Predicted 3D model of a 71-nucleotide RNA (transfer RNA) from uncultured Prochlorococcus sp. Its Rfam family is "tRNA". It is annotated as a transfer RNA. Gene Ontology term of the family: triplet codon-amino acid adaptor activity. The source organism's lineage runs through Bacteria, Cyanobacteriota, Synechococcales, Prochlorococcaceae and Prochlorococcus. RNAcentral holds the sequence, with entries from MGnify. Its mean pLDDT, the model's own confidence on a scale to 100, is 80.
[in-house]
This record gives sequence, C1' cells and structure tokens, in this order.
RNA sequence: GGCAUGUAGCUCAGCUGGAUAGAGCAUCAGAUUCCGGUUCUGAUAGUCGGGGGUUCGAAUCCCUCCAUGCC
Repeated sequence: GGCAUGUAGCUCAGCUGGAUAGAGCAUCAGAUUCCGGUUCUGAUAGUCGGGGGUUCGAAUCCCUCCAUGCC
C1' cells in the first nucleotide's frame, strides 16, 4: 500500500436504505425434581468499532480514524 472483518457476555443473521435491530448459546426467574441436571415457559442484555456527511429516513450509502486478520 491492497483486500476482508468489526452488530447482545460468546458465535453469528440482517435480502436493493424504511416496522419496536433478531437467532442460537450463556445469564436470571418460574414450572418440573427429594436436590441437581435435562426439558418447558418467560425475562434481562446492543451508543450496530469512534467521529463526520448524504437523506424525510442509515446497521445498510459516502469520507475519515481505530482495532483485528490475510497478501
């Protein structure tokens, strides 16, 4: 210098810009059990890496910076 990635504690979805941003695991609560585990139900959790811009509207487009990986 070029390319890719960055979204919940972890692993990831998010189609061509439009709904209150989702899933699994984990955590917490309840049911079940003598207790625990399993199973079932529910809940909690996100400045979408930072900043700026475009737009009626940005996780998504543009600019810049940062971090990580590859060349």